Small-subunit ribosomal RNA, central domain from an uncultured Bacteroidota bacterium, 346 nucleotides, folded computationally. Rfam family: Bacterial small subunit ribosomal RNA. Gene Ontology terms of the family: structural constituent of ribosome and ribosome. Its mean pLDDT, the model's own confidence on a scale to 100, is 89.

Context: one part of a larger RNA
RNA sequence: UUGGGUUUAAAGGGUGCGUAGGCGGCCUGGUAAGUCGGCGUUGAAAGACAGUGGCUCAACCAUUGAGACGGCACCGAUACUGCCAGGCUAGAGAGGCGACGAGGUUAGCGGAAUUGGUGGAGUAGCGGUGAAAUGCAUAGAUACCACCAGGAACCCCGAUAGCGAAGGCAGCUAACUGGUCGUCAUCUGACGCUGAGGCACGAAAGCGUGGGGAGCAAACAGGAUUAGAUACCCUGGUAGUCCACGCCGUAAACGAUGAUUACUCGGUGUUGGCCCUUCGGGGCUAGUGCCCAAGCGAAAGCGAUAAGUAAUCCACCUGGGGAGUACGCGCGCAAGCGUGAAACUC
Numbered sequence: 001u002u003g004g005g006u007u008u009a010a011a012g013g014g015u016g017c018g019u020a021g022g023c024g025g026c027c028u029g030g031u032a033a034g035u036c037g038g039c040g041u042u043g044a045a046a047g048a049c050a051g052u053g054g055c056u057c058a059a060c061c062a063u064u065g066a067g068a069c070g071g072c073a074c075c076g077a078u079a080c081u082g083c084c085a086g087g088c089u090a091g092a093g094a095g096g097c098g099a100c101g102a103g104g105u106u107a108g109c110g111g112a113a114u115u116g117g118u119g120g121a122g123u124a125g126c127g128g129u130g131a132a133a134u135g136c137a138u139a140g141a142u143a144c145c146a147c148c149a150g151g152a153a154c155c156c157c158g159a160u161a162g163c164g165a166a167g168g169c170a171g172c173u174a175a176c177u178g179g180u181c182g183u184c185a186u187c188u189g190a191c192g193c194u195g196a197g198g199c200a201c202g203a204a205a206g207c208g209u210g211g212g213g214a215g216c217a218a219a220c221a222g223g224a225u226u227a228g229a230u231a232c233c234c235u236g237g238u239a240g241u242c243c244a245c246g247c248c249g250u251a252a253a254c255g256a257u258g259a260u261u262a263c264u265c266g267g268u269g270u271u272g273g274c275c276c277u278u279c280g281g282g283g284c285u286a287g288u289g290c291c292c293a294a295g296c297g298a299a300a301g302c303g304a305u306a307a308g309u310a311a312u313c314c315a316c317c318u319g320g321g322g323a324g325u326a327c328g329c330g331c332g333c334a335a336g337c338g339u340g341a342a343a344c345u346c
Base pairs, nucleotide, nucleotide: 003318004317005316006315007300008299012314014201015200016199017198021194022193023192025088026087027086028085029084030083031082033081034080035077036076037075038074040072041071042070043069049065050064051063052062053061054060091191092188093187094186095184096183097182098181099180100179103177104176105175106174107173108172109171110154115149116148117147118146119145120144125136126135162169163168206247207246208245209244210243211242215241216240220236221235222234223233258313259312260311261310262309263308266291267290268289269288270287271286272285273284274283275282276281295302296301319346320345321344328339329338330337331336
């Protein structure tokens, strides 16, 4: 490479938008590039293959033959693909009406609690643990009350719920704004799917500048534990956690399951919408769960939210270690990230 694969054995890109490319609905006409047939010509000889023959056989050699598979030209076929032209509405989109939600951004507002401060009242302890100690407290702590300040997070509702492409999103209100679903079938008329590169988004931690700092808390200090204890437990505590702007670009970025489309027995919940109803309930649709038929699977399990049956496109895998390392290149302020070997060894 061919092939076979990618939930858990190696393997789905973190996610989206989209360029090139690949692939693409129904009908009619044309064309004849792909495709198919015929004919001509060409593809030296040797070699290979088949027949016959010559060396006593064979190797070897001679001779005859058939092509196979291609190239070129001409003639023809037109189902499929392409191309050109015309048409259609079932894909896709637009529009009207209705609905949904922690989807996003910004601003304002609210209460509970922690901490600190001030005042009141009050006295000897508080705190902490397995037990203690460090720590705090007669310079009046802890517990209680009132007021003030500041930061961060939003109890109940709350869900086995909802929204978002993913990361992710939760007090309340407003403004701006993205999306999805249902329904009508008014419009466009294949405008579609995927997507190498590319661009954008992307938790936490980390980085730069400036702010902020209540609680928590890497590092650090002390107290314990222990043979030791650079830990687990305790008392403190700085970065950080928060905000603005700019970087970083990773993750068990997970459903460890790429996207899209079609098809394939039932049961039972639940969210949004629509239709019918004898008001008991029944049906349709888009999500979201559980259990299962067939089928699949090494099994666990999956099973209309497929890991079933098929199709298109992309990504990726090819024994373990060495190694996500070295080198080179790109990106980054740095940390590092991306790409990514080999020797050697089992």